[in-house]
RNA sequence: GUCCCCGUAGUUCAGUGGAUAGAACGGGAGUUUCCUAAACUCUAAACACAUGUUCGACUCAUGUCGGGGACA
Numbered sequence: 001g002u003c004c005c006c007g008u009a010g011u012u013c014a015g016u017g018g019a020u021a022g023a024a025c026g027g028g029a030g031u032u033u034c035c036u037a038a039a040c041u042c043u044a045a046a047c048a049c050a051u052g053u054u055c056g057a058c059u060c061a062u063g064u065c066g067g068g069g070a071c072a
Base pairs, nucleotide, nucleotide: 001071002070003069004068005067006066007065010025011024012023013022018055027043028042029041030040031039048064049063050062051061052060
């Protein structure tokens, strides 16, 4: 330099054009217990950024940023 893949809660991952964007672990509160742990209930929290396509975008296109890989 050319090409390919990835970017979604604090973490690990689903979600491949339309429903309130979900799960597990973790965080907070409560119930229970003499206390702790465990269990149960409730709860907060996320689409890397910009522009475009579309009635509608996490999803498609282009660019930027970041990470990884192949070739030279």